[in-house]
Context: one part of a larger RNA
Molecule: small-subunit ribosomal RNA, central domain
Organism: Nicotiana sylvestris
RNA sequence: CUGGGUGUAAAGGGCACGUAGGCGGUGAAUCGGGUUGAAUGUGAAAGCCGCCAAAAACUGGUGGAAUUUUCUCAAAACCAAUUCACUUGAUUGAGACAGAGGAGAGUGGAAUUUCGUGUGUAGGUUUGAAAUCCGGAGAUCUACGAAGGAAGGCCAAAAGCAAAGGUAGCUCUCUGGGUCCCUACCGAUGCUAAGGUGCGAAAGCAUGGGGAGCGAACAGGAUUAGAUACCCUGGUAGUCCAUGCCGUAAACAAUGAGUGUUCACCCUUGGUCUACGCGGAUCAGGGGCCCAGCUAAUGCGUGAAACACUCCGCCUGGGGAGUACGGUCGCAAGACCGAAACUC
Numbered sequence: 001c002u003g004g005g006u007g008u009a010a011a012g013g014g015c016a017c018g019u020a021g022g023c024g025g026u027g028a029a030u031c032g033g034g035u036u037g038a039a040u041g042u043g044a045a046a047g048c049c050g051c052c053a054a055a056a057a058c059u060g061g062u063g064g065a066a067u068u069u070u071c072u073c074a075a076a077a078c079c080a081a082u083u084c085a086c087u088u089g090a091u092u093g094a095g096a097c098a099g100a101g102g103a104g105a106g107u108g109g110a111a112u113u114u115c116g117u118g119u120g121u122a123g124g125u126u127u128g129a130a131a132u133c134c135g136g137a138g139a140u141c142u143a144c145g146a147a148g149g150a151a152g153g154c155c156a157a158a159a160g161c162a163a164a165g166g167u168a169g170c171u172c173u174c175u176g177g178g179u180c181c182c183u184a185c186c187g188a189u190g191c192u193a194a195g196g197u198g199c200g201a202a203a204g205c206a207u208g209g210g211g212a213g214c215g216a217a218c219a220g221g222a223u224u225a226g227a228u229a230c231c232c233u234g235g236u237a238g239u240c241c242a243u244g245c246c247g248u249a250a251a252c253a254a255u256g257a258g259u260g261u262u263c264a265c266c267c268u269u270g271g272u273c274u275a276c277g278c279g280g281a282u283c284a285g286g287g288g289c290c291c292a293g294c295u296a297a298u299g300c301g302u303g304a305a306a307c308a309c310u311c312c313g314c315c316u317g318g319g320g321a322g323u324a325c326g327g328u329c330g331c332a333a334g335a336c337c338g339a340a341a342c343u344c
Stems, first nucleotide, its partner, number of pairs: 004315003007298002012312001014199004021192003025086006033079002035075004041069001048064006089189001092184002095180003101175007113147006123134002160167002204245006213239002218234004256311006265288010293300002317344003326337004
């Protein structure tokens, strides 16, 4: 450079925004840079190919190809450029609508735990069975009161929202995105996106708070041949809040983003239309089953893994190895980029 691939065999970046670049709707006119055609100059020799002579081999003669390229003329479909238009892509406005979308503040109830007081007396707790453990300094149970922290029962759904991570008591404030729709605006303003920038569960780190429950580590009791475990009794970090870092996950739909085209049926969320039939139509989502087609099979099947196009990431036998070295980032833990020898 090229081919073939990327749900599960190696391979889709965790997700977005966006720069360069690549690609890009419709109709005209102009232009002639690319493009195409014709003609032309040149491209030493050797080399390559063909022919002829000669031939053991070398060799000699002659013609051509090949890849560009110069100059001139012509064409105007396509690409590029310039100009003028268009409305279907993209956008904006009007009118509606749904939502656990995000941030901040406030507030309520159930439950666990602890504490106080009353009542009350000998057990309670736990387990397969026990023991450690708690209890006459009055436990467990029960009633009332107080404190404090965390999580949000029912509603609740294959439901909704969000780019992904994610998101659920209630109220208020600020705020992002989306869908529908008789219509109106604008007039290609678009798609993708190397580098770059931002967001990014949990765990972890730093500083300061907080600490009810749970609970790595740790301690004890069991089990066992042993038991650095599973079970039990405790329990520190952590889990929570604020601020800053970390930047990874089976970050999964193991399926990149966008656009267009494609047999039926069923359920469902939010609109619109028709009109009250337990119906139908149409958009935008969420699910099931299936025709064609695809697939190694499994399966996918209008939310494609079908048929096509555009752009990006990535793969190229197993191990060594996501290791070493080096570099960048990080307080650290480590993250990112990422080999080879050797071996099968």